This is a predicted structure of a 72-nucleotide RNA (transfer RNA) from a Candidatus Gottesmanbacteria bacterium.
RNA sequence: UCCCCUGUAGCUCAACGGUAGAGCGGCUUCCUGUUAAGAAGAAGGUUCGAGGUUCGAAUCCUCGCGGGGGAG
Numbered sequence: 001u002c003c004c005c006u007g008u009a010g011c012u013c014a015a016c017g018g019u020a021g022a023g024c025g026g027c028u029u030c031c032u033g034u035u036a037a038g039a040a041g042a043a044g045g046u047u048c049g050a051g052g053u054u055c056g057a058a059u060c061c062u063c064g065c066g067g068g069g070g071a072g
Base pairs, nucleotide, nucleotide: 001071002070003069004068005067006066007065010024011023012022013021018055027041028040029039030038048064049063050062051061052060
C1' cells in the first nucleotide's frame, strides 16, 4: 500500500429497509433471622463518525476511524 471480516446496552450477541431486543450484570421490591439461591418489576442505546440513496437506514452505497485476519 492492497484485499477480506468486524464495530449495536456495562459484557456476550440478536434484529426480511418499517416501534432497536435477548442472556448475563447493575438497581428496586418480595421471600429469608441474615447472606446466597429463588420470584417479580423497572431502568439502561445519538446502533463508531460524516455524507448519500430512500416515504422510511442499525440494515444499502461512498469516504474516514478503531479492532481482527490475509497479500506484498
Rfam family: tRNA. From the family's description: Transfer RNA (tRNA) molecules are approximately 80 nucleotides in length. By type it is a transfer RNA.